Record summary
This is a predicted complex of two RNAs, RNase P RNA and transfer RNA, with 487 nucleotides together. It holds a member of the Rfam family "Bacterial RNase P class A". Rfam links the family to the GO terms ribonuclease P activity, dimeric ribonuclease P complex and tRNA processing.
RNA sequence: CCAGACGGUCGGGCGGUCGCCCUGCUCCGCCAAGGCUUCGCAGGGCUUGCCCUGCGGAGCUUCAGCGAAGCAGGGAGGAAAGUCCGGGCUCCACGGUGAAACGGCGGCGGGUAACUCCCGCCCGGGGUGACCCGAGGGACAGCGCCACAGAAAGCAAACCACCGGCCUUUCGAGGCCGGUAAGGGUGAAAGGGUGGGGUAAGAGCCCACCGCGUCCUCAGCAAUGCGGACGGCAUGGCAAGCCCCGCCGGGAGCAAGACCGAAUAGGGACGUCGCGCGGGCUUCGGCUUGCAGGGUUCACCGCCCGAGGCGUCCGGGUUGGUCGCGAGAGCCGGUCCGCGAGGGUCGGCCCAGAGGAAUGAUCGUCACCCGCUUGCGGGGACAGAACCCGGCUUACAGACCGUCUGGCGCU
RNA sequence: GAUCGCUUAGCUCAGCCGGUAGAGCAACUGACUUUUAAUCAGUAGGUCGAGAGUUCGAAUCUCUCAGCGAUCACCA
Numbered sequence: 001c002c003a004g005a006c007g008g009u010c011g012g013g014c015g016g017u018c019g020c021c022c023u024g025c026u027c028c029g030c031c032a033a034g035g036c037u038u039c040g041c042a043g044g045g046c047u048u049g050c051c052c053u054g055c056g057g058a059g060c061u062u063c064a065g066c067g068a069a070g071c072a073g074g075g076a077g078g079a080a081a082g083u084c085c086g087g088g089c090u091c092c093a094c095g096g097u098g099a100a101a102c103g104g105c106g107g108c109g110g111g112u113a114a115c116u117c118c119c120g121c122c123c124g125g126g127g128u129g130a131c132c133c134g135a136g137g138g139a140c141a142g143c144g145c146c147a148c149a150g151a152a153a154g155c156a157a158a159c160c161a162c163c164g165g166c167c168u169u170u171c172g173a174g175g176c177c178g179g180u181a182a183g184g185g186u187g188a189a190a191g192g193g194u195g196g197g198g199u200a201a202g203a204g205c206c207c208a209c210c211g212c213g214u215c216c217u218c219a220g221c222a223a224u225g226c227g228g229a230c231g232g233c234a235u236g237g238c239a240a241g242c243c244c245c246g247c248c249g250g251g252a253g254c255a256a257g258a259c260c261g262a263a264u265a266g267g268g269a270c271g272u273c274g275c276g277c278g279g280g281c282u283u284c285g286g287c288u289u290g291c292a293g294g295g296u297u298c299a300c301c302g303c304c305c306g307a308g309g310c311g312u313c314c315g316g317g318u319u320g321g322u323c324g325c326g327a328g329a330g331c332c333g334g335u336c337c338g339c340g341a342g343g344g345u346c347g348g349c350c351c352a353g354a355g356g357a358a359u360g361a362u363c364g365u366c367a368c369c370c371g372c373u374u375g376c377g378g379g380g381a382c383a384g385a386a387c388c389c390g391g392c393u394u395a396c397a398g399a400c401c402g403u404c405u406g407g408c409g410c411u
Numbered sequence: 412g413a414u415c416g417c418u419u420a421g422c423u424c425a426g427c428c429g430g431u432a433g434a435g436c437a438a439c440u441g442a443c444u445u446u447u448a449a450u451c452a453g454u455a456g457g458u459c460g461a462g463a464g465u466u467c468g469a470a471u472c473u474c475u476c477a478g479c480g481a482u483c484a485c486c487a
């Protein structure tokens, strides 16, 4: 210098003008439930001009609310997205144990609130390499499938072929019986691979190495690996087919749910579970106790429940307010532990939030990219929070930083 | 916002516990008919919405995207 691998950061900066949303403070105006003052009326008391109660009017005013102005502060993202996983939170009254069904996951160890996520390692595959990829348990528990081709596709089989024996022969060969699975052919896959010995030809038939299986020693927390001995090879593939083993998961979701207000016909039909039984006390209204019943699938236990509850459909009404709702598994920096994911500790900070939805527009200048007429013109990706977090996946113009690999050149 | 479902020929749909994709209508050609319609015979037309993965093999199984559609407010 060229080509590449991995990790990380940013997603234009500054200023002017005009706007939008939220919060806080100040000031002004409106409203007046309440309070105070005052007036009138009615009733009552008596100490006869005062008090109490109620109703109505007027004035002032704290709080809340509404409207306007000013000032101050804050106002999208790395993915806010897809809604694919995991949680918080809320309801199903709640809690525990076990089981079934259903769903998901699957090397080993660790991280975490949790995960199918992340980190480190092992094994397998790819790459010269940095590095990348892997849903990576079980196919002698069982069932199922393996199309076409092929002789044979799962208790293996023999088309061509090779070899031996017998027979025939036109001497080219052919037929029958038997042996074999080395070679050819089919296929994604044909009952270990390579080499040598051996044989009529062959064959783990025998031997060496490799692979595979079992056992042992050593290293490691473990997955696994190094080494050794034994077995002559048996159980081909598919489990992102059913399934088996192990582990995890109750269901629904902020349109969850709670409170206030308004309105309506506080309605109708159907279905379902119930309002049960016995004893004691009683002032006869009830109270208490035991059994039974109900309480997301089932069983058990604790606990709760008590007269209507629940579901579907039809009909009716409203389209309001407040909370949930942002101080959190929060952000930034230092330090310690850890290879790392991450954890501990110290200091600092408060940082969007609603209503069918604010977070913008424009101008100047600087920086970047492109074009040419060299001082002009053009451009700015993906994309917009809606209860909140941790991940994954997907989209993305461009810019920058760090570590490393291969090649070439120079010293 | 949340929860589900569907994409196969021009249209409507089968095929979905894997083996190379069909039916009806429509289109085209021929026959019948004076001609058309109807009828009969035949033909063409598909990256199975897109991309990956598992598998020898994917419309089918799994994952990620894209497009379309449906349902869900509160009160008595």
Base pairs, nucleotide, nucleotide: 001407002406003405004404005403006402007401008400009399010398012366013365014364015363016362017361018360020075021074022073023072024071025070026069028067029066030065034061035060036059037058038057039056040055041054042053043052044051045050046049077382081393082392084391085390086389087388088387089253090252091251092250094302095301096300097299098298099297102249103248104247105246106245107121108120109119110118111117122136123134124133125132126131137244138243142242143241144238145237146236159184160183161180162179163178164177165176166175167174168173192210193209194208195207196206197205211233212231213230214229215228216227218225219224257323258322259321260320267314268313269312270311271310272309273308276291277290278289279288280287281286293305294304295303316486317485318484330349331348332347333346334345335344336343337342368379369378370377371376372375412483413482414481415480416479417478418477421436422435423434424433430467438454439453440452441451442450460476461475462474463473464472